Record summary:
A computed fold for a 73-nucleotide RNA from Ruminococcus sp., annotated as transfer RNA. It matches the Rfam family "tRNA". Lineage of the source: Bacteria > Bacillota > Clostridia > Oscillospiraceae > Ruminococcus. The sequence was found in a public genome assembly.

RNA sequence: GGGCUCGUAGCGCAAUUGGCAGAGCACUGCGUUCGCAACGCAAAGGUUAUGGGUUCAACUCCCACCGAGUCCA
Repeated sequence: GGGCUCGUAGCGCAAUUGGCAGAGCACUGCGUUCGCAACGCAAAGGUUAUGGGUUCAACUCCCACCGAGUCCA
């Protein structure tokens, strides 16, 4: 320098012919306990890396750019 895969909540990850952005763990509150752990219930948490384009509508399609992994040179 080039090819491929990826970037979504604090963390590791879903979201499939473009049509409501989700679950798990963690965090917070409540219940249970003398207390803790475990368990149950509830709540909060998102510029979908970034900037444009197409579309009635984009995590999804197109372009650019940044970063990570991998392969080739």